Predicted 3D model of a 1421-nucleotide RNA (small-subunit ribosomal RNA) from an uncultured archaeon. It matches the Rfam family "Archaeal small subunit ribosomal RNA". The coordinates come from a structure-prediction model, not an experiment, and the mean pLDDT is 81.

[in-house]
RNA sequence: UGAUCCCGCCGGAGGCUAUUGCUAUUGGGGUUCGACUAAGCCAUGCGAGUCGAGAGUCAUUUGGACUCGGCAUACUGCUCAGUAACACGUGGUCAAACUGCCCUGUGGAAGGAGAUAACCUCGGGAAACUGAGGAUAAUAUCCUAUAGGUGCCUACAGCUGGAAUGCUUUGGCACUCAAAUGUUCCGACGCCACAGGAUGUGACUGCGGCCGAUUAGGUUGACGGUGGGGUAACGGCCCACCGUGCCGAUAAUCGGUACGGGUUGUGAGAGCAAGAACCCGGAGAUGGGAUCUGAGACACGAUCCCAGGCCCUACGGGGCGCAGCAGGCGCGAAACCUUUGCACUGUGCGAGAGCGCGAUAAGGGAACCCCAAGUGCCCGCGCCAAGCGUGGGCUUUUCUGUACCGUAAAAUGGUACAGGAAUAAGGUCUGGGCAAGACCGGUGCCAGCCGCCGCGGUAACACCGGCAGACCAAGUGAUGGCCGAUAUUAUUGGGCCUAAAGCGUCCGUAGCCUGCCGGGUAAGUCCAUCGGGAAAUCCGCCCGCUCAACGGGCGGACGUCCGGUGGAAACUGCCUGGCUUGGGACCGAGGGACCCGAGGGGUACGUCGGGGGUAGGAGUGAAAUCCUGAGAUCCUCGACGGACCGCCGGUGGCGAAAGCGCCUCGGGAAAGCGGAUCCGACGGUCAGGGACGAAAGCCAAGAUCUCGAACCGGAUUAGAUACCCGGGUAGUCUUGGCCGUAAACAAUGCUCGCUAGGUGUGACGUAGGCUACGAGCCUGCGUUGUGCCGAAGGGAAGCCGCGAAGCGAGCCGCCUGGGAAGUACGUCCGCAAGGAUGAAACUUAAAGGAAUUGGCGGGGGAGCACUACAACGGGAGGAGCCUGCGGUUUAAUUGGACUCAACGCCGGACAUCUCACCGGCCCCGACACUGGGAGUGAAGGUCAGUUUGACGAGCUUACCGGACCCAGUGAGAGGUGGUGCAUGGCCGCCGUCAGCUCGUACCGUGAGGCGUCCUGUUAAGUUAGGCAACGAGCGAGACCCGUGUCCUUAGUUGCCAGCAGCACGUUCUGCGUGGCUGGGUACACUAAGGAGACUGCCUCUGCUAAGGAGGAGGAAGGAGCGGGCAACGGUAGGUCAGUAUGCCCCGAAUGGGCCGGGCAACACGCGGGCUACAAUGGCACAGACAGAGGGACGCGACCCCGAGAGGGGGAGCCAAUCCUUAAACUGUGUCGUAGUUCGGAUUGAGGACUGAAACUCGUCCUCAUGAAGCUGGAUUCCGUAGUAAUCGCGCCUCAAAAAGGCGCGGUGAAUAUGUCCCUGCUCCUUGCACACACCGCCCGUCAAACCACCCGAGUGGGGUUCGGAUGAGGCCGUGUGUUUAACACGGUCGAAUCUGGAUUCCGCAAGGGGGGUUAAGUCGU
Repeated sequence: UGAUCCCGCCGGAGGCUAUUGCUAUUGGGGUUCGACUAAGCCAUGCGAGUCGAGAGUCAUUUGGACUCGGCAUACUGCUCAGUAACACGUGGUCAAACUGCCCUGUGGAAGGAGAUAACCUCGGGAAACUGAGGAUAAUAUCCUAUAGGUGCCUACAGCUGGAAUGCUUUGGCACUCAAAUGUUCCGACGCCACAGGAUGUGACUGCGGCCGAUUAGGUUGACGGUGGGGUAACGGCCCACCGUGCCGAUAAUCGGUACGGGUUGUGAGAGCAAGAACCCGGAGAUGGGAUCUGAGACACGAUCCCAGGCCCUACGGGGCGCAGCAGGCGCGAAACCUUUGCACUGUGCGAGAGCGCGAUAAGGGAACCCCAAGUGCCCGCGCCAAGCGUGGGCUUUUCUGUACCGUAAAAUGGUACAGGAAUAAGGUCUGGGCAAGACCGGUGCCAGCCGCCGCGGUAACACCGGCAGACCAAGUGAUGGCCGAUAUUAUUGGGCCUAAAGCGUCCGUAGCCUGCCGGGUAAGUCCAUCGGGAAAUCCGCCCGCUCAACGGGCGGACGUCCGGUGGAAACUGCCUGGCUUGGGACCGAGGGACCCGAGGGGUACGUCGGGGGUAGGAGUGAAAUCCUGAGAUCCUCGACGGACCGCCGGUGGCGAAAGCGCCUCGGGAAAGCGGAUCCGACGGUCAGGGACGAAAGCCAAGAUCUCGAACCGGAUUAGAUACCCGGGUAGUCUUGGCCGUAAACAAUGCUCGCUAGGUGUGACGUAGGCUACGAGCCUGCGUUGUGCCGAAGGGAAGCCGCGAAGCGAGCCGCCUGGGAAGUACGUCCGCAAGGAUGAAACUUAAAGGAAUUGGCGGGGGAGCACUACAACGGGAGGAGCCUGCGGUUUAAUUGGACUCAACGCCGGACAUCUCACCGGCCCCGACACUGGGAGUGAAGGUCAGUUUGACGAGCUUACCGGACCCAGUGAGAGGUGGUGCAUGGCCGCCGUCAGCUCGUACCGUGAGGCGUCCUGUUAAGUUAGGCAACGAGCGAGACCCGUGUCCUUAGUUGCCAGCAGCACGUUCUGCGUGGCUGGGUACACUAAGGAGACUGCCUCUGCUAAGGAGGAGGAAGGAGCGGGCAACGGUAGGUCAGUAUGCCCCGAAUGGGCCGGGCAACACGCGGGCUACAAUGGCACAGACAGAGGGACGCGACCCCGAGAGGGGGAGCCAAUCCUUAAACUGUGUCGUAGUUCGGAUUGAGGACUGAAACUCGUCCUCAUGAAGCUGGAUUCCGUAGUAAUCGCGCCUCAAAAAGGCGCGGUGAAUAUGUCCCUGCUCCUUGCACACACCGCCCGUCAAACCACCCGAGUGGGGUUCGGAUGAGGCCGUGUGUUUAACACGGUCGAAUCUGGAUUCCGCAAGGGGGGUUAAGUCGU
């Protein structure tokens, strides 16, 4: 999707993670808990000290305080803002470095000196703090000495190493220049120098790890050199001078994002995603800058300054920095206690004791994660039993309590005891995917559900509840994110003819790839070995907590890698030597619409001129506009003009493609074939780049015959800005330039190799044959083009198939659901038109390919049908009436049915009934419960009166009666109340059709096909032949009924030929009539059985078939004629109002009854009929012939009455017995074309019948009246023979009753013997974007609502960057200065603030623009 295969995306199921809803018993473990947003702001407390064995002072009781001094405060802890970088990881390097405390070794510590704090005295200040004078000590500080160190020069030299610039050594010079002999308990701790180690740090470097090209060029200390400065140390790190380099398509620069790694999640893996917690590294400490001290900092709890924020203030000036632990505010979907202790681990100080430590340890909180356990077990009884209630027993993990162990102190916890089943189950789901409801109630496209598909419009397994069930379980769901699912980014592992996708074509740079045979090398590659790749994490085994989680030990794996050494040499690379098959060159003979230029030619066309000639021409489906009497069209002669190049001409040729077609010449190019020639891999593909590139279009200049966008007319049309016709501008043509696109298509990139054939055709070569000897013809083979068909194979299929879409190799381009959109923005190109590159928001569950079955087509083919046509006959449509329907009206005009297939239909002809409608009146609740009444007499009934249309219905009153009644609530009976779209059954139509299927086999991945097709034939899928089919079934046919001929049987109630009788009539030896009787069963008939017809026979035709045409015979001839039956299915066809029936509704009324009315109304419209309009007729009289039916509340002969309808009697008949006039027709007469002797409507009067009842509203009779109507527009219906037409008869309905329906017979034609034109049906075929199937589908504008986006005068803000001004502060130099301090000047760096520019991002915006979405709007198609 109707179904199928494929492509393709969307959704679902798994794991992890954050938040969240509902719910919650316990224990253990863990590296969980303000990461995501605000590296936002912080009240308060705490977070770094220690040393008396360095020293001074004060006070002492051994504790202490202040100060100098030493070490530490650069660790630990927190966070992830910045950073795309040597920041990190990994491997190297420092021949360019430093290193406190620590370790090892060697050697040493001489002599001296002056200060200062605390303290005392006096000041300033609100405070913070600070000034002056005086005294003093040291492991504080300084001077001298020695050792030593550094640099330079020198000199034989030596050592290490890949390499000296390194080290050692002699001498000299210059510079610099140690110490604390301190403490002491006599053990020791310290101090100085040098050398080494360890640790830590610094620096350099190979390689590795994000996105964007809508970022392609970047760079001025930039790249290098020389010389300096600076540093622990190299270096443009900095400076002066010189040179002009350096980086970049292997992605520089720029922009965005981001701490990196071990690892973590997921996955079979490769991968993809992440980087919280723990570990390693980095960076930061309100933003920014700078500095001191020091071994180490440019320093979270140091200093100074600027900025912003906050606080104190006496306004002068000061102070602060939780991204430490707690805690607060803010932000948010989002994250705990202002706890305890230094007992453990660690760390700083100390000789040590020890002291300090919000590191850490420990407790508290949190459904953070993982693991484990429980919420009970057994038995009896009762009940309406999936369960509930109750009784008894067992156990005690948990729970409560007590004791001990435990802890820094508690607590958790462990052990023991006591109590008591006690204190402990939820969440989601139940239409499919997907496990569990075809349960109940409510709702009724509402409310709502839904990841996706989809549920809901009165029977919801899908919404909301109840019940029941399923799955997980102290959890279970929801939402967001990641991986998987996804071979849906494809390395493993995809594609590009038609699904998305081959650049329009070629050339060619980088790149990638590259023929055959040798030699070398060892970069890639492979092997061995060594070093590294931290721990944690992961895996295995063992062990410890009662198990497990967790932890420990050992081993392995991981880190997919880096480096060193040794080896191998097949392959790749590199170097080198050769080869010829790839490629190229050369030569030869041919072929070609190949390209460019020049010249020549041809017909047609147009115009003009001459001649001839006359009324039309042209055009179309038909016309008109148009041309033409100023002479067209037409014929003929000539001139001019521009465009084009017939035939040949061909799925022929050439070209890279676009494309190329008269002839000749000149120039140029390419390919194929052939060759005993030459070079020797020189090749292939190609990102960027370049060239060519139809038509249209543009610019400039020409040319302009034809044709011809736009435009103007004429038609067509509802309109017709189209299709058709008449004109016609640009263009079409030439030259030069631009554009650079096409369904530029074979929708198929280029090159090379391999893999069956068959058959055409072009070119060349070659062999053979023929020859009319021609450049002839034919055939075979080779090479190379170009077509068709096809093996294997491929493909979703269609199809492709040596010119692959097969099998392989190389290279390039392109694709990743549909739409938005090839749009927007940016950039490049263009004169413009526009081209190239090329998104997103938003929206959507599909879009798409191929094929299948149907249906459809104003596609094709074949066949068929009087619900098709044609031919013919008769009607309808006009009139009147009958009848049904609509509409209208009405109290009601009950309801259903609406193309065929509703409308004389519901058997539906309704007076009441029917009856469902309207008005009025009356009646009815089985059963249960509750309340009430009742032997004080219920229900029910009734005389009279009253009331009323009428009534014991009600009321008044009175009587009978003898047990239930009334009200309410439920529940019933009943319902022609609803639903025919919940149904059964029945029926109509497709269908007066010839179809619909099955089994097996076969074909197809499959839906499905085949059979069922083709040819002929038939009424027929009837049948014959062919055929991957062979058979079969339901239909058709056969069958059944009727009818037509004959035979047999039978013979009453039928019949009567012959025989006899009887009766009647008569034209009387006779004849006729009546089945009346006997009798008979011949005939007719009746009703049972049989025969007959089968293309059997003949001719022709067809294939020798099936069959067809004609004929014979025959009652009948090709189905004899007419019926019955009648497939798979479809039509949500009709019927709930025939009956049945689910659900819903009403239930004292939507139930039941009665009376009356209505269904019958009447301005109109439609359908079906009847009667007519007349003479083929009307009327009158006379006369003739049926069939099929019906009959007991019936048919009724016959008689009488009546003009008639009819009435009164009434035989016979339950029926082959009795009843039931046939009419048209025939004969005679009349009428004479007229609104009539046609026609009968309407109306009046009088009667009849049925029925309780004919007013609304029946039928019939008689008299009178005598309407329309003189053959019916468009259109439409029926009929092919005993038919149409016409004529009557019967039955049904039925009390009364036919113009209806169903049957029956009588009379009895015309035309066709065809066709597919109209309407349809069947089959085959074709197209399809339809499948609710053309009454289908569907596009765009406009109108409405909402949403996101683009442009936008401008406006607000942020980031980055480049200048300028001011400039804190630092550094350097010079000078002044008591050398220090300080000051001045100059140079340089420079935060911050102000200002100007550039760039980028975000917000707002009048207005403009398109886009998307949205049940029923407009216009067209």